FMN riboswitch aptamer (RFN element) from Caenimonas aquaedulcis, 158 nucleotides, folded computationally. Of the family's consensus pairs, 100% are formed in the model. The prediction has a mean pLDDT of 77.

[in-house]
RNA sequence: AGGGGUCUUCAGGGCGGGGUGGAAUUCCCCACCGGCGGUAGGUGGCGCAAGCCACGAGCCCGCGAGCGCGUCCGACCGGGUCAGAUCCCGCCGGAUGGUCAGCAGAUCCAGUUCGAUGCUGGAGCCGACGGUCACAGUCCGGAUGAAAGAAGAUUCGC
Repeated sequence: AGGGGUCUUCAGGGCGGGGUGGAAUUCCCCACCGGCGGUAGGUGGCGCAAGCCACGAGCCCGCGAGCGCGUCCGACCGGGUCAGAUCCCGCCGGAUGGUCAGCAGAUCCAGUUCGAUGCUGGAGCCGACGGUCACAGUCCGGAUGAAAGAAGAUUCGC
C1' cells in the first nucleotide's frame, strides 16, 4: 500500500413577486433548486522538471431513495372449484429480497481544439409515491426512516 470482518459518525436543495379564481406556494407569467461514484482538455496550489494535490457534468456512464415486482406470513370480505372442507385467485395488512425487470427523467447549437454532450458563449429540457376546497421538483406526509456513498476506529491474514 491493497484485500476481508466488526463497529461508529456523517450523508438533499428550492415558491420571492404578479395574474385568474369562491378556493391554487398545485394553473398561467417571471423566479428558485440540483444526492452519490466514475469520466476530465477547465480553475487553483506545489515543484527546476517529470509530475503531484484540491475542486470541477441535474440532462455522458453507472448508483441511491420512492413506486412497481417477486417470495413468505395473517384475518375479513368477494370470486372460482367442490356434496362439504381443503385448495386456487383477487382485495387488505405485515415482513422480506434488491437487479428482477418496468416507471428509469432530461441537450442541443456555435466557438476553441488533434481530440469536448464535461471548457467558453447561447438557447433549451428534466424532476417518485400518497395528500390537498384546484393539477405540486419547491407545501404537508411516510421520514427522528432508508440509502448510493464519505470519513474514522478496530481486527484478521497475505